RNAcentral holds the sequence, with entries from Rfam. Predicted 3D model of a 71-nucleotide RNA (transfer RNA) from bacterium I07.
RNA sequence: UGGGACGUGGCCAAGCGGUAAGGCACUGGGUUCUGGUCCCAGGAUCGUAGGUUCGAAUCCUACCGUCCCAG
Numbered sequence: 001u002g003g004g005a006c007g008u009g010g011c012c013a014a015g016c017g018g019u020a021a022g023g024c025a026c027u028g029g030g031u032u033c034u035g036g037u038c039c040c041a042g043g044a045u046c047g048u049a050g051g052u053u054c055g056a057a058u059c060c061u062a063c064c065g066u067c068c069c070a071g
Stems, first nucleotide, its partner, number of pairs: 001070007010024003018054001026042005047063005
């Protein structure tokens, strides 16, 4: 420098155009003599900036970051 993959709450992870599942962790509450278990509740505008669209995490472009391949 060229090509490719990935980037979603603290961590893992689903989603494939109609305003974000689940698990673990965390916080508050209930239960319990205490702890644990169990139950309820809470928190993410989806790497950044633009574009397309009535509508974008989802499509397009450029950048940023991580990884892989080639030189």
Its Rfam family is "tRNA". From the family's description: Transfer RNA (tRNA) molecules are approximately 80 nucleotides in length. The family's RNA type in Rfam is transfer RNA.